[in-house]
Small-subunit ribosomal RNA from a metagenome, 1482 nucleotides, folded computationally. Its Rfam family is "Bacterial small subunit ribosomal RNA". Gene Ontology terms of the family: ribosome and structural constituent of ribosome.
RNA sequence: AGAGUUUGAUCCUGGCUCAGGAUGAACGCUGGCGGCGUGCUUAACGCAUGCAAGUCGAACGAAGCACUCUAUUUGAUUUUCUUCGGAAAUGAAGAUUUUGUGACUGAGUGGCGGACGGGUGAGUAACGCGUGGGUAACCUGCCUCAUACAGGGGGAUAACAGUUGGAAACGACUGCUAAUACCGCAUAAGCGCACAGGAUCGCAUGAUCCGGUGUGAAAAACUCCGGUGGUAUGAGAUGGACCCGCGUCUGAUUAGCCAGUUGGCAGGGUAACGGCCUACCAAAGCGACGAUCAGUAGCCGACCUGAGAGGGUGACCGGCCACAUUGGGACUGAGACACGGCCCAAACUCCUACGGGAGGCAGCAGUGGGGAAUAUUGCACAAUGGGGGAAACCCUGAUGCAGCGACGCCGCGUGAGCGAAGAAGUAUUUCGGUAUGUAAAGCUCUAUCAGCAGGGAAGAAGAAUGACGGUACCUGACUAAGAAGCACCGGCUAAAUACGUGCCAGCAGCCGCGGUAAUACGUAUGGUGCAAGCGUUAUCCGGAUUUACUGGGUGUAAAGGGAGCGCAGGCGGUGCGGCAAGUCUGAUGUGAAAGCCCGGGGCUCAACCCCGGUACUGCAUUGGAAACUGUCGUACUAGAGUGUCGGAGGGGUAAGUGGAAUUCCUAGUGUAGCGGUGAAAUGCGUAGAUAUUAGGAGGAACACCAGUGGCGAAGGCGGCUUACUGGACGAUAACUGACGCUGAGGCUCGAAAGCGUGGGGAGCAAACAGGAUUAGAUACCCUGGUAGUCCGCACAGUAAACGAUGGAUGCCCGCUGUGAGCCUGUUUAAUGGUUUGCGGCCAAGCGAAAGCGUUAAGCAUCCCACCUGGGGAGUACGCCGGCAACGGUGAAACUCAAAGGAAUUGACGGGGGCCCGCACAAGCGGAGGAACAUGUGGUUUAAUUCGAUGAUACGCGAGGAACCUUACCCGGGCUUGAAUUGCAGGUGCAUGGGGUGGAGACAUCCCUUUCCUUCGGGACUCCUGUGAAGGUGCUGCAUGGUUGUCGUCAGCUCGUGCCGUGAGGUGUCGGCUUAAGUGCCAUAACGAGCGCAACCCCUCUCCGUAGUUGCCAUCGGGUUAAGCCGGGCACUCUGCGGACACUGCCUCCGCAAGGAGUGAGGAAGGUGGGGAUGACGUCAAAUCAGCACGGCCCUUACGUCCGGGGCUACACACGUGUUACAAUGGGGCAUACAGAGAGCAGGGUGUACGCAAGUGCGCCCGAAUCAAGAAAGUGCCUCUCAGUUCGGACUGGGGUCUGCAACCCGACCCCACGAAGCUGGAUUCGCUAGUAAUCGCGCAUCAGCCAUGGCGCGGUGAAUACGUUCCCGGGCCUUGUACACACCGCCCGUCAAGCCAUGAAAGCCGGGGGCGCCUGAAGUCCGUGACCGCGAGGGUCGGCCUAGGGUGAAACCGGUGAUUGGGGCUAAGUCGUAACAAGGUA
Repeated sequence: AGAGUUUGAUCCUGGCUCAGGAUGAACGCUGGCGGCGUGCUUAACGCAUGCAAGUCGAACGAAGCACUCUAUUUGAUUUUCUUCGGAAAUGAAGAUUUUGUGACUGAGUGGCGGACGGGUGAGUAACGCGUGGGUAACCUGCCUCAUACAGGGGGAUAACAGUUGGAAACGACUGCUAAUACCGCAUAAGCGCACAGGAUCGCAUGAUCCGGUGUGAAAAACUCCGGUGGUAUGAGAUGGACCCGCGUCUGAUUAGCCAGUUGGCAGGGUAACGGCCUACCAAAGCGACGAUCAGUAGCCGACCUGAGAGGGUGACCGGCCACAUUGGGACUGAGACACGGCCCAAACUCCUACGGGAGGCAGCAGUGGGGAAUAUUGCACAAUGGGGGAAACCCUGAUGCAGCGACGCCGCGUGAGCGAAGAAGUAUUUCGGUAUGUAAAGCUCUAUCAGCAGGGAAGAAGAAUGACGGUACCUGACUAAGAAGCACCGGCUAAAUACGUGCCAGCAGCCGCGGUAAUACGUAUGGUGCAAGCGUUAUCCGGAUUUACUGGGUGUAAAGGGAGCGCAGGCGGUGCGGCAAGUCUGAUGUGAAAGCCCGGGGCUCAACCCCGGUACUGCAUUGGAAACUGUCGUACUAGAGUGUCGGAGGGGUAAGUGGAAUUCCUAGUGUAGCGGUGAAAUGCGUAGAUAUUAGGAGGAACACCAGUGGCGAAGGCGGCUUACUGGACGAUAACUGACGCUGAGGCUCGAAAGCGUGGGGAGCAAACAGGAUUAGAUACCCUGGUAGUCCGCACAGUAAACGAUGGAUGCCCGCUGUGAGCCUGUUUAAUGGUUUGCGGCCAAGCGAAAGCGUUAAGCAUCCCACCUGGGGAGUACGCCGGCAACGGUGAAACUCAAAGGAAUUGACGGGGGCCCGCACAAGCGGAGGAACAUGUGGUUUAAUUCGAUGAUACGCGAGGAACCUUACCCGGGCUUGAAUUGCAGGUGCAUGGGGUGGAGACAUCCCUUUCCUUCGGGACUCCUGUGAAGGUGCUGCAUGGUUGUCGUCAGCUCGUGCCGUGAGGUGUCGGCUUAAGUGCCAUAACGAGCGCAACCCCUCUCCGUAGUUGCCAUCGGGUUAAGCCGGGCACUCUGCGGACACUGCCUCCGCAAGGAGUGAGGAAGGUGGGGAUGACGUCAAAUCAGCACGGCCCUUACGUCCGGGGCUACACACGUGUUACAAUGGGGCAUACAGAGAGCAGGGUGUACGCAAGUGCGCCCGAAUCAAGAAAGUGCCUCUCAGUUCGGACUGGGGUCUGCAACCCGACCCCACGAAGCUGGAUUCGCUAGUAAUCGCGCAUCAGCCAUGGCGCGGUGAAUACGUUCCCGGGCCUUGUACACACCGCCCGUCAAGCCAUGAAAGCCGGGGGCGCCUGAAGUCCGUGACCGCGAGGGUCGGCCUAGGGUGAAACCGGUGAUUGGGGCUAAGUCGUAACAAGGUA
């Protein structure tokens, strides 16, 4: 930094999509380790259980416990004595009691703390937050400092005891008691309040200080004797409260809102100001600079992205705010209207003895639910901090740690070196190989992580104290072991092959893949990318300059308002001076920390953390500058306006007036038609039309002039005259002195059609009627005809209202025409100059191009309007306007990947121009009717094998289907096979002859039997096995080759140059000419290639040469006759080689090329005739069945062999032919003249026989030697117009030939029979000269032949062409195009079917908010005689307000709704053909 996608291609506009980064993420597959972070985004849904706020005995009383002391009592044990009974002493232990002590316990009074810390983001669009200020309008516990104090009293009350209620929660009564609990009194430096005075200061209210009078309020003790605590006042610090400037989302389809509302006065209330509250007075206040309403939302530091400007976000961390189940309320207190306090109401949950009670995880864990989705009912107070305490210490789910999760970031590892037999396997293959791949194996080495063992911290400042933790870290030994996946591979986008599948299954972010050879589906192999992750999804920014401030546009792509006037707003000429709001600059304060950035440092590095510095582009205060903007003052005249003079004009309004024409009426003349069309008809007319003459009526429009001429803001304005009136222009430079430009809203004007009302109505003419046209014709054409068109008034307010181009100002080369003036000039001319309009062509420049170009779409400034993909849709809903029609404003769901502009090349046109062709025309002969032959379709069949199907299939493949062919059907056989070939093993045969069965193939039996040799073996055959075969099976849309057709049409291209942004163009166009892109001239082109032509073959004339099988003039021989023979090569002819024709000559036309001529000459004259020869390409044209070939398919069969059948069927339809319908003929007899070609399994003379087909014998010829009657023709005879002496189908009988075999299914001969048919409808084919027509002859294939076909040969031998209007085909130029699969194109609308979203709809349901009325808990406040209290006070009752509840009428929003409206989408539905070409009516 860009890329893909509209087209056949191009440039542009324009949308869609992709590559990047990010995340509190989720999902899929996979998963080794560690560090640092992070983890309910949804249900502010409900919560079991545990914990999260306590502490102080140095405030207090009492109780218990432990120890101690005293006393009493019981008295174990031991010692002494003993009369052995006991006595004395000792005194453990227990009980009772007293004193004291306490690292003791749990309640209570009291103090401090539960307003912090922790959670959440529901509400809030707000002074809530951010930022900067203000408080002279405020409060502040604990803490610090200062000053001054603490005297002396009093009465209660919990605990406790007793009685008692209740299930419980919790009480009730009586009695006792303490305090740092509570209450008076005293004191008052200082303080508060009230009143008057003085001084100083301030932006106002006012503040500060001084002293005076009156008045009011304090205290608490404890002690370890060190202290700690208390009261008052002041100051500080900290924390809070209120006010203000600025900033803070979307919607105008929300435009008006507000009654305590705005202000004042008085009072109340508060820490304090204030309508904060109350009473009274006034009627204000907010709003287009967006009020109100609706929707959405915690705000910020910051985070993500971006080059930046911006855009998006508001998790974690930090600041502020709000909330604590929902709503209301106050109490206590320094602080709350209080998450783990209270009261009430509501919902929910729990307990209950049914009477009544209890609860609030949006604290930490955890649970249910919701969800795509988010963790442990852990350890510790060791550290940091917090609360209490004098302290020890206690508490602390704050916090520090650990656990879980790849959720993110960072780091590490899964090994390193050598290693080619390039192993095996796998994949592929052209079978040779190639890839995986030094990869593995193998050898050598290392040990990070993990595992084992040993040691073992810092974190503690300050003695003790470590949850983390036997953790980090260190050391040792050991093993390459335990550790790689995911996505992608058609283009974008790095990376390809095989198989499977066959528009199926599927993929897809966009374009798009898949219908039998898929690099796009699935799998495999290989490759690419990233890597403990990789992909997908969602969201945001980027790319997107695709909302454009930076940084876009509006003539034709989306987009200039139809036009003007003009309020607000925006912008604004010249000089001088003042101010300093904007602007610039200096300083000060602030802009928290964290974050970003830079420089250092600490964890092994990094992530992470720490330190320092920038920065935070902002706001505020203050000093300065004065160019520009602003503002004030003053001056000016170039902008603008006024005055004077002048001419031009369909400018406007009103009134009057004129002629032509149409129609109608009256009268005359006049007679049978008129009118209308492509052609007609409807219509009018003998009741007299049309035509014509005269007169009259009425309405509308104004010919010629008339002109890219004039005027107007636009719409628009046209006979003439008059009146009133607007604007522009020129000249002048007298006046004003910036008075200007634009202009959201607003107002006015505004074609045609339309509407209302009243007139008018000649012509024209929607609707309507009739006639035509047509498949239809609700149209186009014709005949009529009503609204309307006209006038007055009123509405409507739209047009392709267009120059598809908003207005204003300035600037930038020219040429030319025209309207209106002026100057010069002269005597009314020309020329030149100047101003203002209207046009044409162009430089620069602009533009995607075409084009625009001083009248800009150029270069600049200002203002307004409008655009942001196509469709849905200028539609719906809402609102505004309108009598209505309708207009204005104006979406969304859904859907597509385009829609579009300009230009290019083609193709096409019922567009144009030029030209050609048996294309038409002019002719000749046919086809279409008949019978038959043949091919095809169809039908039939066991099979009727297959292919060819407009031209370009159909006597075509097939140039020979009885078997074979043969591919089809039926039946019978074979399976390495009918044919080719390699290898291995076995055999010695194979072949030949014969028999049996059989339809045959085949099966079976009998007989006979190898060759060569260097003796090793080889050749050959058969059998078995194997590799291979075979297929007329499929795909001609996988192919080669070949072919048809456009078309023997004249075209199709290239190199270099030039033009164009480009596709492309030029050349190849133009003029003339030609059969021809044939040539000449011209020319930004110059040349060249494939085609044309020529070169090749046949034919036509001549010459040379050579004469056998050809020929025979001359000479001779010879025959019935005959080049038959000798001889000859003159002629014909044959073979070979040459010549000739080139518009060369003449005349005319033309520049030339060339054209014309009954021209000459010549056999032939303008490519002499014919053939071969077929450019680039088109038709996915034909052929896999001629051959070849990729892929697929079959393999005891889709191969192969055999017999029989079929390809020959037959209600029918079509094509191509043959024979005819007769006298230009048929029949009979006689008779003349060719060319070309084939021939030995052949051609066959002759002769004999047969009516004949043919048969027997047999000369000649492998051929210029042999063989063949040419026919039409000619001569004579006959037939005489008839279904015939025409025609020969069909049928019967008898034969011949080929062949293994003529039944299906051959040809020919003879006799007999003798059908249709008497010249063929619409329509259609061939042919321009040796042609058509007509006549016969030959050949290929072939045993024979269904051949009337095909290919050749000659004989006889015409007619016509004025011409290019029309039909068909083609070429060139040009034009239009919405076509490019290219008109057999494209494409529109209704209807029918399915699906989707949406509007309306009787209604129904829900929601939030506001309003009215009723009721009204708790509670503050106010009031209050009886009750309680010594008192302070309390209670009771009443009142105001009010959460909630009930009810009512409206508005708004959403859901749903029978039915209904249109819309969108959907391979092959119906009807027409509206648009694109002049699209057939532009």
RNAcentral holds the sequence, with entries from SILVA.
The prediction has a mean pLDDT of 83.